[in-house]
The RNA shown here (small-subunit ribosomal RNA) has 1471 nucleotides and comes from a metagenome. The RNAcentral record of the sequence draws on SILVA. Rfam family: Bacterial small subunit ribosomal RNA.
RNA sequence: AGAGUUUGAUCCUGGCUCAGAGUGAACGCUGGCGGCGUGCUUAACACAUGCAAGUCGAACGGUAACAGGAAGUAGCUUGCUACUUUGCUGACGAGUGGCGCACGGGUGAGUAAUAUAUAGUUAAUGUGCCUCGAAGACUGGGAUAGCCACUGGAAACGGUGAUUAAUACUAGAUACACCUAUUUAACAUAAGUUAAAUUGGGAAAUGUUUUUUCGCUUCGAGAUCAGACUAUAUCCUAUCAGUUAGUUGGUGAGGUAAGAGCUCACCAAGGCAAUGACGGGUAGCGGGUUUGAGAGGAUGAUCCGCCACACUGGUACUGAGACACGGACCAGACUCCUACGGGAGGCAGCAGUGAGGAAUAUUGCACAAUGGGGGAAACCCUGAUGCAGCAACGCCGCGUGGAGGAUGACGCAUUUCGGCGUGUAAACUCCUUUUAUAUGUCAAGAAAAUGACGGUAGCAUAUGAACAAGCACCGGCUAACUCCGUGCCAGCAGCCGCGGUAAUACGGAGGGUGCAAGCGUUACUCGGAAUCACUGGGCGUAAAGGACGCGUAGGCCGGCUGACAAGUCAGAUGUGAAAUCCUAUGGCUUAACCAUAGAACUGCAUUUGAAACUGUUAGUCUAGAGUAUGGGAGGGGGAGAUGGAAUUAGUGGUGUAGGGGUAAAAUCCGUAGAUAUCACUAGGAAUACCUAAAGCGAAGGCGAUCUCCUGGAACAUUACUGACGCUAAGGCGUGAAAGCGUGGGGAGCAAACAGGAUUAGAUACCCUGGUAGUCCGCGCCCUAAACGAUGAACACUAGUCGUCGGAAAGCUUGUCUUUUCGGUGUUGCACUUAACAGAUUAAGUGUUCCGCCUGGGGAGUACGGUCGCAAGAUUAAAACUCAAAGGAAUAGACGGGGACCCGCACAAGUGGUGGAGCAUGUGGUUUAAUUCGAAAAUACGCGAAGAACCUUACCCAGGCUGGACAUGCAGGUAGUAGAAGGGUGAAAGCCCAACGAGGUAGAAAUACCAUCCUGCUCAGGUGCUGCAUGGCUGUCGUCAGCUCGUGCCGUGAGGUGUUGGGUUAAGUCCCGCAACGAGCGCAACCCCUGUCUUCAGUUACUAACAGGUCAAGCUGAGAACUCUGGAGAGACUGCCCAGGAGAACGGGGAGGAAGGUGGGGAUGACGUCAAGUCAGCAUGGCCUUUAUGCCUGGGGCUACACACGUGCUACAAUGGCCGGUACAAAGGGCUGCAAACCCGCAAGGGGGAGCCAAUCCCAAAAAAACCGGCCUCAGUUCAGAUUGGGGUCUGCAACUCGACCCCAUGAAGGCGGAAUCGCUAGUAAUCGCGGAUCAGAACGCCGCGGUGAAUACGUUCCCGGGCCUUGUACACACCGCCCGUCACACCACGAAAGUUUGUUGUACCUGAAGUCGUUGCGCCAACCGCAAGGAGGCAGGCGCCCACGGUAUGACCGAUGAUUGGGGUGAAGUC
Repeated sequence: AGAGUUUGAUCCUGGCUCAGAGUGAACGCUGGCGGCGUGCUUAACACAUGCAAGUCGAACGGUAACAGGAAGUAGCUUGCUACUUUGCUGACGAGUGGCGCACGGGUGAGUAAUAUAUAGUUAAUGUGCCUCGAAGACUGGGAUAGCCACUGGAAACGGUGAUUAAUACUAGAUACACCUAUUUAACAUAAGUUAAAUUGGGAAAUGUUUUUUCGCUUCGAGAUCAGACUAUAUCCUAUCAGUUAGUUGGUGAGGUAAGAGCUCACCAAGGCAAUGACGGGUAGCGGGUUUGAGAGGAUGAUCCGCCACACUGGUACUGAGACACGGACCAGACUCCUACGGGAGGCAGCAGUGAGGAAUAUUGCACAAUGGGGGAAACCCUGAUGCAGCAACGCCGCGUGGAGGAUGACGCAUUUCGGCGUGUAAACUCCUUUUAUAUGUCAAGAAAAUGACGGUAGCAUAUGAACAAGCACCGGCUAACUCCGUGCCAGCAGCCGCGGUAAUACGGAGGGUGCAAGCGUUACUCGGAAUCACUGGGCGUAAAGGACGCGUAGGCCGGCUGACAAGUCAGAUGUGAAAUCCUAUGGCUUAACCAUAGAACUGCAUUUGAAACUGUUAGUCUAGAGUAUGGGAGGGGGAGAUGGAAUUAGUGGUGUAGGGGUAAAAUCCGUAGAUAUCACUAGGAAUACCUAAAGCGAAGGCGAUCUCCUGGAACAUUACUGACGCUAAGGCGUGAAAGCGUGGGGAGCAAACAGGAUUAGAUACCCUGGUAGUCCGCGCCCUAAACGAUGAACACUAGUCGUCGGAAAGCUUGUCUUUUCGGUGUUGCACUUAACAGAUUAAGUGUUCCGCCUGGGGAGUACGGUCGCAAGAUUAAAACUCAAAGGAAUAGACGGGGACCCGCACAAGUGGUGGAGCAUGUGGUUUAAUUCGAAAAUACGCGAAGAACCUUACCCAGGCUGGACAUGCAGGUAGUAGAAGGGUGAAAGCCCAACGAGGUAGAAAUACCAUCCUGCUCAGGUGCUGCAUGGCUGUCGUCAGCUCGUGCCGUGAGGUGUUGGGUUAAGUCCCGCAACGAGCGCAACCCCUGUCUUCAGUUACUAACAGGUCAAGCUGAGAACUCUGGAGAGACUGCCCAGGAGAACGGGGAGGAAGGUGGGGAUGACGUCAAGUCAGCAUGGCCUUUAUGCCUGGGGCUACACACGUGCUACAAUGGCCGGUACAAAGGGCUGCAAACCCGCAAGGGGGAGCCAAUCCCAAAAAAACCGGCCUCAGUUCAGAUUGGGGUCUGCAACUCGACCCCAUGAAGGCGGAAUCGCUAGUAAUCGCGGAUCAGAACGCCGCGGUGAAUACGUUCCCGGGCCUUGUACACACCGCCCGUCACACCACGAAAGUUUGUUGUACCUGAAGUCGUUGCGCCAACCGCAAGGAGGCAGGCGCCCACGGUAUGACCGAUGAUUGGGGUGAAGUC
């Protein structure tokens, strides 16, 4: 410091997610030790049990218990035991009294300010114990608890009587200082403070102790602690906007330690609030902690400071201090005891229990240390504290061994079978002993004593590598890869996403990576996130400028001079607790941890200064702003008047059959006279041309002419005011169209509606009608893509070309030119921008102010509020859901977008298919099986160039099992291998079996080879996957395209080149050009064919010469011709003409066999279709192995209600039949082609010459054509299916299931609906011939020649393609994407008759305890009084206030609710 994720790719915007750090954590797996820390975050839920606050006999009366002494009595061993008495002593239960219990400890419920933090004020205050100073402590008195007696009660707890003490209580004396009141003076002034004088008032314990001490009282001071007040800071919410009656202030009184409405009476009507009052929600605050570069954010465990609370609510008492955690009273809830009458209790102290929860410890030891309380002290108490226990909860440290050890062991994993990994790892050898175990010894913590910890730490000795490694991950982010299993299943997943048979993503294993006594997961916080942006973002199109103006508060504001010092800056002082963080040093073996010192705590306050800037103030200026004056421009606004064109209607005339409307029609109007035409009349609305890139207005908007009223802007001129300015939250006003209310008006147009069409439908588009409305007056509504999708103002920053308004200058006086100010446009530099684009009218560079945005959907929706007559507007969420949504640009694809071009693409022709019969293939059906594959074009006479058996893969049946076939090893092999023949059988097979072996080396034994048998390694598979593959093929398409290097342009994807102007069959060529070149394609080179030359002439040929036949190159001969097959020539826009750009090229012409690629073929770029093929072959993986392999017989692939494709033959006269007669090319032939001749009507048979082929044969008669004859338009002398009979051939075998021949039979069929196919010249059409396969079996396929057309105007349209351009929300690319209703399931939310919890307001009722006030006839020791009585006090009564409680009525947050509404998400549903 970044990364992943939107796309085919790119840049941007933008969200989501990850890597880091942290935690009082929890969970999973695992777990050796030690040190230091930490440990109920949930139920402020309920608590059994024990402990947590006592102490003082040196305050007191005392003596229940213990110990001692003394005295007595008894037992009695003369000092032991027991008992009694005695407070005499040590001590001490209970009690009186003092101090403490307000500290320490716990918790965070409440609290948004009665809190906290910081800085102040207290001249408005208190303060026990402590310290210092001054002074004092005199004289008396009456009680009371305890104890004793009696007595009530279950208990808790009391009652009565008698008696007693004090440092308990109390009267008086003294008291300058204290308090109160008055007066005076000084100082300050806002209240005041200080000093002096006078009046009045108030104190004590001379108590304890042997003494010293310790205590007591008053005053002053200090210290400490506390109270009160002020300023500033301190969460969310405006869908909380008004709130407040003790409320705000005053006077007086009361009250308090003290100021104060703190309380009360009266008076006034104030106080607070957009700088957020009031209300609602949430929350203890700070030091700090955590994160972060910082600024910030989050947090407030442990430790420290403050606050609040102590079962819930209220109340006071005591006291220096409490409205009191382990005190009191009352009320309430709960729990417990009870004799039912009544009582007791409060762990949010330490342990502990239950409950809750994912989750948090021992009912431990000690007061040894530190500290606290009491005490003179000894000492006592102390769950504070110090320690220990439990827990990997965290941090830190240590260990689980070290060195050597390879032909690289075993095992495991993998493998291309060679190897490779684990891996020096292990084993093994040598060594060490941290830790561990055992034993011994033993600190510091402790100042004189005293050690819980403590079986301490440490040290020493012994034993012996001995006791000690896991967890997560390994697709990318992110370090780390293979095998097996699974097969969209099981599962994973933080995001993207993996898994549908070869998963580095699931599960296991091996290996690896990371961390390590831990490792992962989950939760939460900060970071990354500049993703709320102060530092540090944006708003033309990504989310985002308010519809527009005026203007209030607020914010900001021109030049100069002076003053002040609020902001600002500098210095000083105080404070900013300690701890923490940081730095240094030191102490534990180190570290964590701890200590010491420093720095820091960025803050606040006080004070001293500075005066530039901001501010305030005083003065001044004119550049901002405004006013005045002048002549012009303008659809700016309002009102009134007037006009013409047109539409429609009415009346009248002319006139006759249609009009109207449309793509075409119809509804409609018209013989009752339309349309058309003429004249007149009526009425409403809108204002042609001018008109424009133009003008005006703040925006909405504004258009005939004239008049009146009126707003604003620009320009010019001087004069005046003197910052008067800019922006603008709320507020006010304006605000298109539609709509609403009311009253008019209504010609045309026209939602709704009606009819006619169109259509599958047509609630639309088209047509005929037509009502609101559109128009006017008044009043509402207040929204628009109200857009420049661009807030307003000011300043600055190159230009160019138009245009509107004003002004000036010039001279050539014009419809001129130039300059300038203001408006409105074009283009364009710098610059900006993600790009597009913007660019002096900024989206540039700056300043000021306002508005707005923060992922998509839900949703501009719900609820609430405000406005509205309504429609609705405005303000404006959440749950839930997704990982995107989006902007700009790129290259494709697509478009019922555009331009250009091509192709039998259409058109123009010609012949077919689709109808019939048959053949053949396919689907379907059937079947035991009808083997498999091919599926739009690009499957369907396709694989198959040929299924009777075989083929054959399918079915049935019978058999074989190392196999029908291959390789290697080992063993065996003489009556062995083989095998005539026989049995059985459908065959295969099984069984029997005459006969019967080999080769090489060696002398031989024997060995090896061959054959065969057995065992092992293995064979076999037309089984699966063409979506794992190779190879091959189809198609786009023989279309003209597809790319690269370097350079240049662009942030980039990419572009350029390859686009453009021409041209071509062509990215063919030329020209131009930020491109220059190149490659694969095109073309050419190759083959066939068309002309000629040359060479060569046999088996081909025969012109001349000769011979010869019925005829004949038949023969001699020839090398001319044809022909054969080698080599060449020829054609290149080469030549001419005009065109074209002096080009490429096209047009015409000449010559030529051929002319512009002469014709045909082979040749198929980058790629597309997961196109086809595992069944041609090869091949990975999977599956099978007495079977999915192999053999055999039979059957099937040939089935047949049907549908489709491809063909053949026809339907006839351009024909059929009969007869005659002419002309090919190209092939094939030894398992072959087969002649002559003979037989048969024929298929064919016999026969066998000849031929391995320019020789012989197939083979002949090529056929159509031509000539002659018959048929005469009919289901025929057309057509030939089907069927019967008889044959031939091939073949082991023609039944299922062959072809052909003959005789007989003689079906459909009359040229074929919608639709559709081929073909542009030697082509279509038509005619025959040959070949492959093949025993036989073509109407198919592949070739060959014969005869031989028609048409092409042309490119509008259909199909396909190419190039350019444009739009796109498509990229699986239009067979795309995608919207809404409906149906189903689930989820969250809204409404809802209501029901209900909680909180709270108001009014009223009730009124415990208690303070205060009042009363007090009852009661009472202290003082007065001889007494009576008084003073004083108490109980009791009454009153104010008030907790709980109750009644009524509102408000708010929820919960729930039949039903209902929309929303979201879901599998392949429906329209």